[in-house]
RNA sequence: UUGUUCUCCAGAAAGGUGACGGGACUGGCCCUUAGGAGCCUCGGCAGCGGACUAAUAUAUAGUACUGUGCCAAAUCCAGCACACAUGUUGUUUGAAAGAUAAGAA
Repeated sequence: UUGUUCUCCAGAAAGGUGACGGGACUGGCCCUUAGGAGCCUCGGCAGCGGACUAAUAUAUAGUACUGUGCCAAAUCCAGCACACAUGUUGUUUGAAAGAUAAGAA
């Protein structure tokens, strides 16, 4: 980098540094000088893989030790297709795109 499988309406912050961006992309709509991104410190959430415990295997549950992940808003909403209601918007479902984890090439 590519592809497969799982999940994506729950949950979870402060301080320092820094000085204008950020929310993947596009369009909206938001966050941000009452201080953005990035970096550092220290916490927390979660429970995907490993480990351990429940006598043993499976299943299941637990711990939070380890490898990741995450801590504005549903993946912030929509994007494509169908259906329904309707009178140009809303709702449902499924895709697409994206993200996480674990394998594979």